A computed fold for a 331-nucleotide part of an RNA from a Nevskiaceae bacterium, annotated as large-subunit ribosomal RNA, domain IV.
Context: one part of a larger RNA
RNA sequence: UUCUGGUUAAGGAACUCUGCAAAUUGACCCCGUAAGUUCGCGAGAAGGGGUGCCUGCUUCGGCAGGCCACAGAUAAUCGGCUCUAGCGACUGUUUACUAAAAACACAGGACUCUGCAAACUCGUAAGAGGACGUAUAGAGUCUGACGCUUGCUCGGUGUCGGUAGGUUAAGGGAGAGGGUCAGGGUCUUCGGACCUAAAGCCCGCAACCGAAGCCCCGAUAAACGGCGGCCGUAACUAUGACGGUCCUAAGGUAGCGAAAUUCCUUGUCGGGUAAGUUCCGACCUGCAUGAAUAGCGUAACGACUGGAGCACUGUCUCAACCAGAAACCCG
Numbered sequence: 001u002u003c004u005g006g007u008u009a010a011g012g013a014a015c016u017c018u019g020c021a022a023a024u025u026g027a028c029c030c031c032g033u034a035a036g037u038u039c040g041c042g043a044g045a046a047g048g049g050g051u052g053c054c055u056g057c058u059u060c061g062g063c064a065g066g067c068c069a070c071a072g073a074u075a076a077u078c079g080g081c082u083c084u085a086g087c088g089a090c091u092g093u094u095u096a097c098u099a100a101a102a103a104c105a106c107a108g109g110a111c112u113c114u115g116c117a118a119a120c121u122c123g124u125a126a127g128a129g130g131a132c133g134u135a136u137a138g139a140g141u142c143u144g145a146c147g148c149u150u151g152c153u154c155g156g157u158g159u160c161g162g163u164a165g166g167u168u169a170a171g172g173g174a175g176a177g178g179g180u181c182a183g184g185g186u187c188u189u190c191g192g193a194c195c196u197a198a199a200g201c202c203c204g205c206a207a208c209c210g211a212a213g214c215c216c217c218g219a220u221a222a223a224c225g226g227c228g229g230c231c232g233u234a235a236c237u238a239u240g241a242c243g244g245u246c247c248u249a250a251g252g253u254a255g256c257g258a259a260a261u262u263c264c265u266u267g268u269c270g271g272g273u274a275a276g277u278u279c280c281g282a283c284c285u286g287c288a289u290g291a292a293u294a295g296c297g298u299a300a301c302g303a304c305u306g307g308a309g310c311a312c313u314g315u316c317u318c319a320a321c322c323a324g325a326a327a328c329c330c331g
Base pairs, nucleotide, nucleotide: 001326002325003324004323005322006321007320008319010317011316014315019312027051028050029049030048031047036041038145052067053066054065055064056063057062068072080310081309082308083307084306085305086304087302088301092104093103108143109142110141111140112139113138114137120129121128122127146297147296148295149294151227152226153225156224157223158220159219160218161217162216165215166214167213171209172208175205177203178202179201180200183196184195185194186193187192228246229245230244231243232242255289256286267283268282269281270280271279
């Protein structure tokens, strides 16, 4: 000097990102116990008192008297508590070896598919799972207890349905053209050259016929998604119930709101503090909230995340001493 423990005057979070760590509390019996609430809880709420030994009595639960110690759950073991917000309903699950959470799951809700040789999944197939199940079943997707709710928009994309018309592949193919060529014609130096040309074979072209799809017509948002701008207006001012106009498929409803979302921003006001960029309650000017990518509440629960208080303390003012283990020095 470091580590592991122990004790500490006065103060008591002034420490610090943060009461991190430590301390407090702790067992049993009795009394007592608030708001809130889904009436189960909250609750060991909180907050108090008692606890050894001996004698007598006892309804066997205790009661009365006495005795000792600083201390009677005498050691070890053995909850600190309260208030207020956020998130997630809850018990659970998770990154084996830096993340345990507000992430995942969940019961509940909704939509879609599936009539059984089911849909769906694995496999080239046979076959298997689904299921020795049968729509109160099975599969997929989203949401996530419960309570109150879940607005408008089908123009785009998707899905489902429709089939008159348009477009449209392979394939079929009327027909026209070209190549080759028997034959025919003209010329000939008799070797051949040129013109024409049936059938066959070959080459590319091609009217017309031709499905789904797409175009087209409709439905559907707890499908993917989306949910405006400008100008004027009330007898102070300000504001704008009201009016005008442009655009749109439709212009954000109920709620909530400087929020896990607010840039400006430490917004403004109130509360708490002597003093508060955090916190709580409001306001609404929502840069850029909003309704199953759910909205808003919510008792209980949480090794979750903020804020405040009581108790308690070497966290600190500010350090000291003790024990042990290392380092280090001497032998």
Overview: Its mean pLDDT, the model's own confidence on a scale to 100, is 88. NCBI's taxonomy places the organism under Bacteria, Pseudomonadota, Gammaproteobacteria, Nevskiales, Nevskiaceae. Its Rfam family is "Bacterial large subunit ribosomal RNA".